Predicted 3D model of a 355-nucleotide part of an RNA (large-subunit ribosomal RNA, domain IV) from an Acidobacteriota bacterium. Its mean pLDDT, the model's own confidence on a scale to 100, is 87. Rfam family: Bacterial large subunit ribosomal RNA.

Context: one part of a larger RNA
RNA sequence: CCCUCGUUAAGGAACUCGGCAAAAUGGCCCCGUAACUUCGGGAGAAGGGGUACCCCAUCGGGUGAGGAAGCUCGCCUUCCAGGCCUGAAGGGGUUGCAAUGAAAUGGCCCAAACGACUGUUUACUAAAAACACAGGACUCUGCAAAGCAAAAAAGGCGAAGUAUAGGGUCUGACGCCUGCCCGGUGCCGGAAGGUUAAAAGGAGGAGUUAGUCGCAAGGCAAAGCUCUGAAUUGAAGCCCCGGUAAACGGCGGCCGUAACUAUAACGGUCCUAAGGUAGCGAAAUUCCUUGUCGGGUAAGUUCCGACCUGCACGAAUGGCGUAACGAGUUGGGCGCUGUCUCAACGAGGGGCUCA
Numbered sequence: 001c002c003c004u005c006g007u008u009a010a011g012g013a014a015c016u017c018g019g020c021a022a023a024a025u026g027g028c029c030c031c032g033u034a035a036c037u038u039c040g041g042g043a044g045a046a047g048g049g050g051u052a053c054c055c056c057a058u059c060g061g062g063u064g065a066g067g068a069a070g071c072u073c074g075c076c077u078u079c080c081a082g083g084c085c086u087g088a089a090g091g092g093g094u095u096g097c098a099a100u101g102a103a104a105u106g107g108c109c110c111a112a113a114c115g116a117c118u119g120u121u122u123a124c125u126a127a128a129a130a131c132a133c134a135g136g137a138c139u140c141u142g143c144a145a146a147g148c149a150a151a152a153a154a155g156g157c158g159a160a161g162u163a164u165a166g167g168g169u170c171u172g173a174c175g176c177c178u179g180c181c182c183g184g185u186g187c188c189g190g191a192a193g194g195u196u197a198a199a200a201g202g203a204g205g206a207g208u209u210a211g212u213c214g215c216a217a218g219g220c221a222a223a224g225c226u227c228u229g230a231a232u233u234g235a236a237g238c239c240c241c242g243g244u245a246a247a248c249g250g251c252g253g254c255c256g257u258a259a260c261u262a263u264a265a266c267g268g269u270c271c272u273a274a275g276g277u278a279g280c281g282a283a284a285u286u287c288c289u290u291g292u293c294g295g296g297u298a299a300g301u302u303c304c305g306a307c308c309u310g311c312a313c314g315a316a317u318g319g320c321g322u323a324a325c326g327a328g329u330u331g332g333g334c335g336c337u338g339u340c341u342c343a344a345c346g347a348g349g350g351g352c353u354c355a
Stems, first nucleotide, its partner, number of pairs: 001350008010341002014339001019336001027051005036041001038173001052094005058088006066080005071074001095099001107334006114326002119131002135171007147157002174321004179251003184248002186244005193239003199233002204228005211220003252270005279313001280310001291307005
């Protein structure tokens, strides 16, 4: 010097990103206990008091082989003395600094954001606000169900189930709610018209050559065979016509206007499928920004309450609240302390030096 412990004057978070760590609280009994609340909770809320031993008397519980009474005469029922075991409160006394005398054994409160909750998770850097969840909604599926299956058969799961069932997707207790847009994409429905495949169809064309014409060169050319091939017929789909947003998604700009000023209930105009409703809002979202005002502090980029100028909230990619809950996050307070002012001493182990 390091590690693990113990104690500490005065102060008591001044430490630090942050009370990290440590200290403190602690068992049992009694008293007492707020806001809020889904009336269950919150709650061991908070905050107080008691706690050892001896003696005295009292009231209980148990046992009761001894005793008494009763009858149905029994391994019966009821009651009781002494003894023993045990509980409680009361009075008096005794000791220590201290009586749950050691050990084990909650620190508490206020406010906010998130997630309702118990649960689950990155085995080996993340336990959470992530996942799940009960509840809500949409959608598919009539049974040889849909789906598993993004190759297919038998077979299997679904299910020895049958729409109060099973599958998929989204949301996520509960309370109050969930606005407008179907133009685009998707899905569902429609079938008149347009377009459209294979196939059918075969007008026409080409090759070949019996024949025929020609003195010849060569020309024409039936049937058959081969190769092509127009019209016409021809489903779904697409175009088209509707519906559908708890489907994917989207939810404006400019200018003017009120008898101070400011602002604009109001008006004009352009564009759109429609122009963001309720609620919330510098927010886990706010760039400018440490916005402005208020609170808390002597002093507050954090925190709480407001404002609204929402760069770029917003309604099941849910909106706003919410009791309870959280080894979670943020701010404040009480208690407590070597975290600190500022360090000291002691114990054990290591290191170092010498032998």